């Protein structure tokens, strides 16, 4: 300086794992609407892009011990979806001879028997992680 993300900024004094505020983010919560003779162990729900599959290997177990079923774990291949290119947004083009560009992610956690939407109202969060070192592709329009 930049990227993912809501996760930035201001003030205070007892300078702290503190307090307060603005902004941003999330949850709960009426009428109406929706759902429904349904739903409720095949529990249910939330944040988030992070869902849904495939076959393979290993272990255990059942059996008629060939084969097959079930459970658990590992790696791999896809996929709904998501991110990226330097002031911002949008548009156009380029980035392979290849048309549909390229490079990545496709996790993790939380509530605790319970929640549709939802005005008023109520309650929370404001983290963490990563990359670069004068260059990060070009043009147009608008904005700042």
């Nucleotide at each position: 300086c930049g990227c993912c993300g809501a996760g930035u900024c201001c003030g205070g004094c007892c300078u702290g794992u503190c307090c307060g505020g603005a902004g941003c983010c999330g949850g709960g919560g009426a009428c109406c609407c929706a759902c429904g003779c349904a739903u409720u162990c095949u529990g249910g729900g939330g944040u988030g892009a992070a869902u849904c599959g495939g076959g393979u290997c290993c272990g255990g177990u059942c059996u008629u011990c060939c084969a097959g079923g079930c459970c658990g774990g590992g790696a791999c291949c896809g996929u709904a979806g998501g991110g990226c290119a330097a002031c911002c947004u949008u548009c156009c083009g380029a980035c392979c001879c290849a048309u549909c560009g390229g490079c990545c992610c496709g996790a993790a956690c939380c509530c605790g028997a319970c929640a549709g939407c939802u005005a008023a109202c109520c309650c929370g969060g404001u983290a963490g992680g990563c990359g670069g070192u004068c260059c990060a592709c070009g043009g147009a329009a608008g904005g700042a």